[in-house]
Context: one part of a larger RNA
């Protein structure tokens, strides 16, 4: 390479937008590039395929034949392509509604911790398996009142909701703003799907500049434990955690499951809409999400099972024994930390 694969054995890019490329709905007409078919020609011989033959056999040798490629020319028109015309089932636009921690900014609120001031009050408090370090007669802890400041938003809260997707998003109010869903008709008329490169977004930690700093807390200090204890436990405590702007670009970024479309038994919860019946409770039904159970099928098994890991098609990414190694070198990016790309020797 061919082949086979990618939930857990190696393997789905963290996620989207999207140029090129690949691939693409229905009907009619044309064309004949692909496709199919005929004829001619060319590709030296040898070798190779197949069928024969000759050396006792084989190797070897001989004869015939085939294979595939290129060119010219005649024909076929179903399919693909191309051209023209038409359509509405895909896709999109408009419009009526209800749902929502979707995003950004500004403002406001109460509970709690800590600190400060004042009052009451007196000898302890705190902490642990037990202690000690620590705090406290310079009046702590406890309690009452007032004040300051920062961070987070109890209950509601739910295998609940929202988000193009992922990261993620929970107090309240206002402003700006995105999307999804249901229903109704009207409109556009294949405008679709995927997507190498590219671009954007992307938890936490970390970095730069300037703020902020209540609680928590790497590092660090002390007390314990222990044979030791650079830990687990305790008392403290700095970066950081918070805000603004700019970087970083990685995670068990997980459903360890790429995206899209179609098809393939059911049952039962729940969320958001619609329809029919009903006084209502509710019943039936339909569309979109989110869970559980389960048939066929599938799987090495576990399991998955209309939210597929089933049955098919399209496009992309990735895998190819373990270690060496996600390393070295080179290149690119980055302030740095490092990230991306990515071997080999050797060894089992």
């Nucleotide at each position: 390479u061919u082949g086979g694969g990618c939930g857990u054995a190696a393997a789905g890019c963290g996620c989207g937008c999207g140029c090129a490329g690949g691939c693409g709905g229905a009907u009619c007409a044309g064309u004949c590039a692909g496709u199919c078919u005929g004829u001619c020609u060319u590709a030296a011989a040898a070798g190779u395929u197949c069928g024969g033959g000759g050396c006792u056999u084989a190797a070897c040798c001989c004869c015939g034949u085939g294979a595939u490629g290129g060119g010219a020319u005649g024909g076929a028109a179903a399919c693909u392509g191309c051209u023209g015309a038409u359509c509405u089932a895909g896709a999109g636009u408009a419009u009526c509604g209800g749902a929502g921690a979707g995003g950004a900014a500004a403002g406001u609120g109460g509970a709690a911790u800590u600190c400060c001031u004042a009052g009451u009050g007196u000898a302890g408090c705190g902490g642990u398996g037990a202690a000690a370090u620590g705090c406290g007669u310079a009046g702590a802890u406890a309690u009452u009142a007032g004040g300051a400041g920062g961070a987070a938003c109890a209950c509601c809260a739910g295998u609940g909701g929202c988000g193009a997707a992922a990261g993620g998003c929970g107090a309240c109010u206002u402003u700006c703003u995105g999307g999804a869903c249901u229903g109704u008709u009207a409109c556009u008329g294949a405008c679709a799907c995927u997507g190498a490169g590219g671009c954007a977004c992307g938890a936490a930690a970390g970095c730069g500049u300037g703020g902020g700093g209540a609680g928590c807390a790497a590092a660090c200090a002390g007390g314990a434990u222990u044979a030791g204890a650079u830990a687990c436990c305790c008392u403290g405590g700095u970066a950081g955690u918070c805000c603004a702007c700019g970087c970083c670009g990685u995670a068990a970024a997980c459903g360890a499951u790429g995206a899209g479309c179609a098809c393939u038994a059911g049952g039962u919860g729940u969320c958001g809409g619609g329809g029919u019946c009903g006084c209502a409770a509710g019943a039936c039904u339909u569309c979109g999400g989110u869970g559980c159970c389960g048939c066929a099928g599938u799987u090495a098994a576990c399991g998955c099972a209309u939210u597929a890991a089933g049955u098919g098609c399209u496009c992309c990414g990735c895998c190819u024994g373990g270690g060496g190694a996600g390393u070295a070198c080179g290149c690119a990016c980055g302030c740095a930390a490092g990230u991306g790309u990515a071997a080999a020797a050797c060894u089992c």
A computed fold for a 348-nucleotide part of an RNA from an uncultured bacterium, annotated as small-subunit ribosomal RNA, central domain. RNAcentral holds the full RNA, with entries from ENA. Model confidence (mean pLDDT): 83 of 100.